RNAcentral holds the full RNA, with entries from ENA. A computed fold for a 329-nucleotide part of an RNA from a Chloroflexota bacterium, annotated as large-subunit ribosomal RNA, domain IV.
[in-house]
Context: one part of a larger RNA
RNA sequence: CCCUCGUUAAGGAACUCGGCAAUUUGACCCCGUAACUUCGGGAGAAGGGGGCCCGCCCGCGAGGGCGGGGGCACAAAAUUGGCCCAUGUGGCUGUUUAACAAAAACACAGGUCUCUGCUAAGGCGAAAGCCGAUGUAUAGGGGCCGACACCUGCCCAGCGCCGGAAGGUUAAAGGGAGAGGUUAGCCGCAAGGCAAAGCCUUGAUCUGAAGCCCCGGUAAGCGGCGGCCGUAACUAUAACGGUCCUAAGGUAGCGAAGUCCCUUGUCGGGUAAGUUCCGACCCGCACGAAAGGUGUAACAACAUGGGCGCUGUCUCAACGAGGGGCUCG
Numbered sequence: 001c002c003c004u005c006g007u008u009a010a011g012g013a014a015c016u017c018g019g020c021a022a023u024u025u026g027a028c029c030c031c032g033u034a035a036c037u038u039c040g041g042g043a044g045a046a047g048g049g050g051g052c053c054c055g056c057c058c059g060c061g062a063g064g065g066c067g068g069g070g071g072c073a074c075a076a077a078a079u080u081g082g083c084c085c086a087u088g089u090g091g092c093u094g095u096u097u098a099a100c101a102a103a104a105a106c107a108c109a110g111g112u113c114u115c116u117g118c119u120a121a122g123g124c125g126a127a128a129g130c131c132g133a134u135g136u137a138u139a140g141g142g143g144c145c146g147a148c149a150c151c152u153g154c155c156c157a158g159c160g161c162c163g164g165a166a167g168g169u170u171a172a173a174g175g176g177a178g179a180g181g182u183u184a185g186c187c188g189c190a191a192g193g194c195a196a197a198g199c200c201u202u203g204a205u206c207u208g209a210a211g212c213c214c215c216g217g218u219a220a221g222c223g224g225c226g227g228c229c230g231u232a233a234c235u236a237u238a239a240c241g242g243u244c245c246u247a248a249g250g251u252a253g254c255g256a257a258g259u260c261c262c263u264u265g266u267c268g269g270g271u272a273a274g275u276u277c278c279g280a281c282c283c284g285c286a287c288g289a290a291a292g293g294u295g296u297a298a299c300a301a302c303a304u305g306g307g308c309g310c311u312g313u314c315u316c317a318a319c320g321a322g323g324g325g326c327u328c329g
Base pairs, nucleotide, nucleotide: 001324002323003322004321005320006319007318008317010315011314014313019310028050029049030048031047036041038147052069053068054067055066056065057064058063070074082308083307084306085305086304087303088302089300090299094106095105110145111144112143113142114141115140116139122131123130124129148295149294150293151292153225154224155223158222159221160218161217162216163215164214167213168212169211173207174206178202179201180200181199182198185194186193187192226244227243228242229241230240253287254284265281266280267279268278269277
C1' cells in the first nucleotide's frame, strides 16, 4: 500500500453525475392511521406505546391488574421493513439480450380490421402425408392497438384492397384474304419473260380472357391533414374581410413534453442561491387521435425532483482485526 471487516469527537449529504456505498428501521402485542380510489385498496400508511425477574389478587386457562426488585443494556444472542411528497412511462402478475442492457422493450386480458363454408383459410413437406382439428364462424389464421374511463375528427386526388361490367386496349389460339420461293407448261431466234397444281415460307380484316384504362367503394388500409394580405376610438391583438392553392387543410384533447432548434423561453412555487423539478402560459423549429389522443386507483430491483430520519459519502481523517503485499527463512 491492497482486500474484507469493526469503532469513532463535533458536524450531518457540505460527498457525488446521482445518498453510489454503508448506516438507520426491523419479529411480536396495543393505540392510531391522510389524500386518492376501479370501494378491493391505499395500510405494516404515517406516527406513538409496550416488553426482564419476584410476590399478591382475579381467571378453569391463555392471561390481566396491583405492588416490589435488578442491570449499561429486558424482541438482552441470531434471523428480522427506513419512511414520506410530487411527476413521467408502462395498467397489473408475468417475459427478455445464458456470459456488459430487466427496461418506458416483449407479453397480457380487452378493442378493432381482415381472411376462412370445411378436402376451410393458413402452415410443414419435390411427394406421400401431417398440423390446423378428431375443431366448424361464440371456430380457426393474419395485422394493428394494448386494463379501465371519456373518446377516436377531415381527406379516397396518389398507392393498395374490394366490387362493377357498357366501352377502349390486349396474349396464346382460331382463321386464312393476300404475298414470296420452287417449276410442269406457255411465249420468245436468243437473252429472258409469264406461270397452274403440289410443296415450302410468310400472312391482313375478323373472333379471342384476365389484366390495364374506365365506373364506384374503402383510412382501427399505406398515407395526408396550407400560404399571403388587410381589419376594432391608446397601443397591442384580430372575433371579421380579401385572395391563391388543395383530395382535404389538424377537430377534441394535450403542449418548452422521454417530442421545443432559438432556450437556462416567460411567469409562479420550492432553495440563501435551482441549465434539473413542479404548476402555468402557448410563438407546437418538428404533439394529436388504435405506428391511438387525454386521464387514471393499484402495481414497479423503471426514470426524475424534493423532504424527514440516519449515517466515515464528506469536512478529514484516526485507531483496531483478519488476509495479502514486503523482509527473513
NCBI's taxonomy places the organism under Bacteria, Bacillati, Chloroflexota.